RNA sequence: CAAGUCAGCCGGGUAAUCGCGGUCGGUGUCAUGCAUCGGCCGAGGAAAGUCCGCACUCCAUAGAGUACGGCGCCGGCUAACAGCCGGGCGGGGCGACCCGACGGCAAGUGCAACAGAGAGGUGUAUUGCCCAAGCGAAUUGGCUUCGGCCGAAUCGCCGGUGAGCGUGAAACGGUGGUGUAAGAGACCACCGGCGGUGGCAGCAAUGUCACCGGCCAGGCAAACCCCGCCGGGAGCAAGGUCAAGCAGGGUGAAAGACGGCGACUGCGGUCGUCGCUCACGGGGCUACUCGUACCGUUCGACACCUGGGUAGACCGCACGAGGGCGACUGUAAAGUCGCUCCCAGAUAGAUGAUUACCGCCCCAACCGGGGAACAGAAUGCGGCUUACAGGUUGACUUGGGUA
Numbered sequence: 001c002a003a004g005u006c007a008g009c010c011g012g013g014u015a016a017u018c019g020c021g022g023u024c025g026g027u028g029u030c031a032u033g034c035a036u037c038g039g040c041c042g043a044g045g046a047a048a049g050u051c052c053g054c055a056c057u058c059c060a061u062a063g064a065g066u067a068c069g070g071c072g073c074c075g076g077c078u079a080a081c082a083g084c085c086g087g088g089c090g091g092g093g094c095g096a097c098c099c100g101a102c103g104g105c106a107a108g109u110g111c112a113a114c115a116g117a118g119a120g121g122u123g124u125a126u127u128g129c130c131c132a133a134g135c136g137a138a139u140u141g142g143c144u145u146c147g148g149c150c151g152a153a154u155c156g157c158c159g160g161u162g163a164g165c166g167u168g169a170a171a172c173g174g175u176g177g178u179g180u181a182a183g184a185g186a187c188c189a190c191c192g193g194c195g196g197u198g199g200c201a202g203c204a205a206u207g208u209c210a211c212c213g214g215c216c217a218g219g220c221a222a223a224c225c226c227c228g229c230c231g232g233g234a235g236c237a238a239g240g241u242c243a244a245g246c247a248g249g250g251u252g253a254a255a256g257a258c259g260g261c262g263a264c265u266g267c268g269g270u271c272g273u274c275g276c277u278c279a280c281g282g283g284g285c286u287a288c289u290c291g292u293a294c295c296g297u298u299c300g301a302c303a304c305c306u307g308g309g310u311a312g313a314c315c316g317c318a319c320g321a322g323g324g325c326g327a328c329u330g331u332a333a334a335g336u337c338g339c340u341c342c343c344a345g346a347u348a349g350a351u352g353a354u355u356a357c358c359g360c361c362c363c364a365a366c367c368g369g370g371g372a373a374c375a376g377a378a379u380g381c382g383g384c385u386u387a388c389a390g391g392u393u394g395a396c397u398u399g400g401g402u403a
Base pairs, nucleotide, nucleotide: 001399002398003397004396005395006394007393008392009391010390012358013357014356015355016354017353018352020042021041022040023039024038025037026036027035028034029033044374048385049384051383052382053381054380055379056235057234058233059232060292061291063290064289065288066287068231069230070229071228072227073087074086075085076084077083088102089100090099091098092097103226104225108224109223110220111219128161129160130159134157135156136155137154139152140151141150142149143148173191174190175189176188177187178186192216193215194213195212196211197210198209199208200207201206239315240314241313242312248306249305250304251303252302256278257277258275259274260273261272262271263270264269279297280296281295282294322341323340324339325338326337327336328335329334360371361370362369363368
């Protein structure tokens, strides 16, 4: 100097004039109405997506179970999380670093085009090798008691063959031997993987070493599934207070039993009332079932159809798991302590317009001309994901050069 990796910051400034929203105060006014004056504050790093978690609010039950959903190596942080930090293992990169779909495929079920003999138990693979054993054919040598006997090489059938070429992303371990008719973990040595036992290091995931065992059992679970842990639901249009209004019509709706008390009685019962009793019905946990609680059983809980009326104001609404600076602890995420600051609360929804100068980027190199990213809160916070012109800071890696 160039190229990269990781972490952060800015993303216009100053002044004037006019105009907005909130809040505090002054003046005028009977008045917190209205007018006017002044001080202070007033969109983001993502306010976006609505993907997670939570605070908060409500639902009788936040009790049990099923369904459903989430997570899935170990340790830590946090209010919590599918987040963050550190580590292990696996993968990518020369490297700084980055990614992770990280429990289980020997519980079961399933999927894989084409090629190939064959894709999980695939095998008589007509391709190569062998021809032992069995059957057949022809050739030939020796011996012979002429019945036959012993041997050689060839071909075919049947048969053997987890080996080769080849196909494919991937073909049931590798190297060297023994063995065999040929061949193969069939057997052996070493290596690799897997399983078991033990030592050492580490909180652990894991790593490493030793011994034993021929056990050699492909891929996909972000396939269904199995295992472990966690999870009520809905959401600020949540919810609360005040104000206003609240007609009508129609339909459905729960067998009862038992006990106590009272009344009546023709002494068989009848009626009324009560009940932590049993049973039946109902709403609601906003998926279902059960249990409990509550309400109700004709003075009827509740449900459905039709239909009239009212709907304004306030709270929730911003002091927070808050921001900044510093110190200490910790590898870090983060925690503790001290000091300091208050930083939008709108509700047809607020910060805009004009002028001047300065700054940034591009063209020009003279005057000047042009441009300025992604993009606006609506209950709030912690994360994740996505978008972003230009500028800038630090550390580290690689390459080149110089001293």